A computed fold for an 87-nucleotide RNA from a Thiobacillaceae bacterium, annotated as c-di-GMP-I-GGC riboswitch aptamer.
It matches the Rfam family "c-di-GMP-I-GGC riboswitch aptamer". The family is grouped with related families in Rfam's "c-di-GMP_I riboswitch clan".
C1' cells in the first nucleotide's frame, strides 16, 4: 500500500414501538435486528428530503418561490481503524 470478510475477536445497527426535541425533514436516549469490512468520523462536490418566517397567486383553502436545516445507512471524495493474504 492493495484485496478480501473464509476464519477469530468483535463493532455497529434498518423498519417498527415507547419517550424526548424540532414547523417539518430529520435527531436524541430506550427495546429491537433489515443489513453493512468503515454501516467509524468529516456537510468539500453532486444527490435526495424538508422547507418556518417571507415573497408570489387567490375571496379563501390548495399551490408555487425560497432562506436556513437534514440525510456520512444515497453516490464521490477527505481522514482513522481490528483481522487475515499478497506485494
Nucleotide at each position: 500500500c492493495c484485496u478480501g470478510a473464509a476464519a477469530a475477536a468483535g463493532g455497529c445497527a434498518a423498519a417498527c414501538c415507547c419517550a424526548u426535541c424540532g414547523a417539518a425533514a430529520g435527531g436524541u436516549g430506550g427495546g429491537g435486528a433489515c443489513g453493512c469490512a468503515a454501516a467509524g468520523u468529516c456537510a468539500c462536490c453532486g444527490g435526495u428530503c424538508u422547507a418556518a418566517a417571507g415573497g408570489g397567486u387567490c375571496c379563501a383553502c390548495a399551490c408555487c418561490c425560497c432562506a436556513g436545516g437534514a440525510c456520512g445507512g444515497c453516490g464521490g471524495g477527505a481522514u482513522u481503524a481490528c483481522c487475515a493474504g499478497g506485494c

The coordinates come from a structure-prediction model, not an experiment, and the mean pLDDT is 84.
NCBI's taxonomy places the organism under Bacteria, Pseudomonadati, Betaproteobacteria, Nitrosomonadales, Thiobacillaceae.